[in-house]
């Protein structure tokens, strides 16, 4: 230069912010409702989920066995943490911009509310951070632009 992300631009330093972008709450109708929640709490932002498997450790303790007994030993179901690989699904990048297809390489985290919220017009309210990163740039098709 560019990239992820809503996270940019303008104004102003006296009041005080404004625009744009993004999130939450919040009627009717609809949904839901003969139950739900109360240790299986519930919910939100975000792509950050589902399934199944192997190894190690921890918990667990049915069962078996040893013991006169106390107690010990082995281990199943199940749960947790960490690591590895798989399938499906979701997200990102590949430099003129955009869309689609193919393809390559990556990501699937983290945080918040605080017992509580379906959708939702009016209305109310919040955020506008942070983190990467360099001398090179995958292919095809379409549209637009130059």
């Nucleotide at each position: 230069a560019g990239c992820c992300g809503a996270a940019u631009c303008c104004a102003g330093c006296c009041c005080a912010g404004g625009a744009g972008c993004g999130g939450g709450g919040g009627a009717a109708c609809c949904a839901a409702a003969u139950g739900a929640u109360u240790u299986u709490g519930g919910g939100g932002u975000g792509a950050a989920c589902g399934c199944a498997u192997c190894c190690a450790c921890c918990g667990g303790g049915a069962u078996a066995u040893c013991u006169u007994g106390c107690g010990g030993u082995a281990u199943a179901a199940c749960g947790g943490u960490g690591g590895g690989a798989g399938c499906g699904c979701g997200g990102g990048u590949g430099g003129u911009c955009u869309u689609c297809u193919c393809u390559a390489c990556c990501c699937g985290a983290a945080c918040c509310c605080g017992g509580c919220a379906g959708c939702u017009a009016a209305c109310c309210u919040c955020g506008u951070a942070g983190g990467c990163g360099a001398a090179c740039a995958g292919a095809g098709a379409g549209a637009g632009g130059a």
Molecule: c-di-AMP riboswitch aptamer (ydaO/yuaA leader)
Organism: uncultured Selenomonas sp.